RNA sequence: GCGCGCGGGAGAGUCCUCGACAAGAGGCGCCGAAGGAGCAACCGCCCCGGAAUCUCUCAGGCAUCAGGGACCGCGCGC
Repeated sequence: GCGCGCGGGAGAGUCCUCGACAAGAGGCGCCGAAGGAGCAACCGCCCCGGAAUCUCUCAGGCAUCAGGGACCGCGCGC
């Protein structure tokens, strides 16, 4: 450094309409920490590359549950 497992892990509408008051769909508003894209602070084997927690919001997400979740810690393997 990579992979796996466990633990922690935020933000944003109980909005309106339809619908059996459910699931779901649409509208508007909103969020950024999967992913994606953009700028380029910075970095390197340096004129070529790598590049963010910044920016955008295509995707994703916005009561609870579930799922996802950058990042952090521990363990194991390579």